[in-house]
Molecule: transfer RNA
Organism: Bacteroidales bacterium
RNA sequence: CUGGAUGUGGCGCAGUUGGUAGCGCACCUGGUUAGGGACCAGGAGGUCGAAGGUUCAAGUCCUUUCAUCCAGACCA
Numbered sequence: 001c002u003g004g005a006u007g008u009g010g011c012g013c014a015g016u017u018g019g020u021a022g023c024g025c026a027c028c029u030g031g032u033u034a035g036g037g038a039c040c041a042g043g044a045g046g047u048c049g050a051a052g053g054u055u056c057a058a059g060u061c062c063u064u065u066c067a068u069c070c071a072g073a074c075c076a
Base pairs, nucleotide, nucleotide: 001072002071003070004069005068006067007066010025011024012023013022019056027043028042029041030040031039049065050064051063052062053061
């Protein structure tokens, strides 16, 4: 330099044919317990790597760009 993959709450991941973002763990509160763990009930937390565009509507489509990984090429 070229091609490809990935990027979504703190962490790991889903998200179908565009219809307005969810699951597990963790966290907080309460119950239970002598206390803790486990269990039960409830709760908080993300505008989807960034910018722009298309659309009534974008995590999803288009363009540019950033980071990580893989493969290849080039130089030595």